[in-house]
RNA sequence: GUGUGCAGCCGGACGGUCGCGGUAGCUACGGUACCCGUAGCACCGAGGAAAGUCCGGGCUCCACAGGACGAGCCGCCAGAUAACGUCUGGGCGUCGUAAGACGACGGAAAGUGCCACAGAGAAUAGACCGCCGAUGGCCACUGGCAUUAGUGGAUCAGGCAAGGGUGAAACGGCGAGGUAAGAGCUCACCGCGCACGUGGUAACACGUGUGGCACGGUAAACCCCGGCUGGAGCAAGGCCGAAUAUGCGGCGAGGGGUGGUUCCGCCCCGACCAAGACGCCGCGGGUAGGCUGCUAGAGGGUGCGAGCGAUCGCCCCCCAAGAGGAAUGACCGUCCGGACAGAAUAGCGUCCGACAGAACCCGGCUUACAGGCUGCACAUCCAA
Numbered sequence: 001g002u003g004u005g006c007a008g009c010c011g012g013a014c015g016g017u018c019g020c021g022g023u024a025g026c027u028a029c030g031g032u033a034c035c036c037g038u039a040g041c042a043c044c045g046a047g048g049a050a051a052g053u054c055c056g057g058g059c060u061c062c063a064c065a066g067g068a069c070g071a072g073c074c075g076c077c078a079g080a081u082a083a084c085g086u087c088u089g090g091g092c093g094u095c096g097u098a099a100g101a102c103g104a105c106g107g108a109a110a111g112u113g114c115c116a117c118a119g120a121g122a123a124u125a126g127a128c129c130g131c132c133g134a135u136g137g138c139c140a141c142u143g144g145c146a147u148u149a150g151u152g153g154a155u156c157a158g159g160c161a162a163g164g165g166u167g168a169a170a171c172g173g174c175g176a177g178g179u180a181a182g183a184g185c186u187c188a189c190c191g192c193g194c195a196c197g198u199g200g201u202a203a204c205a206c207g208u209g210u211g212g213c214a215c216g217g218u219a220a221a222c223c224c225c226g227g228c229u230g231g232a233g234c235a236a237g238g239c240c241g242a243a244u245a246u247g248c249g250g251c252g253a254g255g256g257g258u259g260g261u262u263c264c265g266c267c268c269c270g271a272c273c274a275a276g277a278c279g280c281c282g283c284g285g286g287u288a289g290g291c292u293g294c295u296a297g298a299g300g301g302u303g304c305g306a307g308c309g310a311u312c313g314c315c316c317c318c319c320a321a322g323a324g325g326a327a328u329g330a331c332c333g334u335c336c337g338g339a340c341a342g343a344a345u346a347g348c349g350u351c352c353g354a355c356a357g358a359a360c361c362c363g364g365c366u367u368a369c370a371g372g373c374u375g376c377a378c379a380u381c382c383a384a
């Protein structure tokens, strides 16, 4: 220099104008008020993913004697954590020259099931091509009087699974011995099982001995083993609470006309049983609405210490949206970056500034993301 890998960060900048949401701040005004409203000023006002709502927790309400069974999820080992299906370190496997990446990674020797197509045969193995045909026949030839012996044939029975072929997978691999041909039949090495030893907390690794080829794959099939798990969610929950309608309780016989000395008289109608209706008063539940929950928290940053690390402990500093159909926006100027036309550079012009947007909070995972920056590691080339 080139090509990779990993980790982290930014996600337009500055200024101005107008506008929007919030405030335990200040001022003014109004309502008798420390309370409320309005206006002005000041201050604060999205993210690395606020997203998907997929896991885990906090918080809230409901349910809940104990045990067993069932169901769902998880699954190498050790640790971290409030918890996790997350993270860290380690082991093993696969991929990569490497840095490194990925892995539902317990059990297939408890049992049951399944293994398409092709193929002879797919788990009680099997024989298409092929190899052999030692042995027993058959045929031919030779010897012999004959019983029979020898040689040849691949012809029958039969033997074999080395090689070919099929398949994702063919019942250990490979070499030698052995044989008629072959075969764990025998042996060495590898693999596998078992036992022991060494190292390691462990997963596991290494070594020694031994067995004998017995044990295909599939558990993201049933299943077995071990572990975990009550339900619903801030539209949770708490407080206040109209209007109208409704429920319960109580009370209600007077009304009209007329006269005067304004609280009395006279006249007319009606009631003087109960219930209902109606009117008034009081109480209750619910609705609209308001307040709360609500943002200071498993919070962020610096430093020191423990640890390989995730993380934990201590000191100091900081406070950083809290809306409720839901604010966080628009425009202008200067600059930055990108795209377009152009051979290229500069300049000018036009357009653009990724993905996306809080809704009780937190830890994760996953997904989206224009452009850019930084650090470390690996491979390779060149030069000294």
Stems, first nucleotide, its partner, number of pairs: 001380010012335007020045004025041007047355001051366002054364005059233004071229005076090005091105001092103004106224002111222002113218003128164002130160003135157003138153006172190002175187003191213001192211008237292004247283006254269007299318003303314004336353005
Annotation: A computed fold for a 384-nucleotide RNA from a Gemmatimonadaceae bacterium, annotated as Bacterial RNase P class A. The organism belongs to Gemmatimonadaceae, within Bacteria. The coordinates come from a structure-prediction model, not an experiment, and the mean pLDDT is 75. Rfam family: Bacterial RNase P class A. It is annotated as a ribozyme.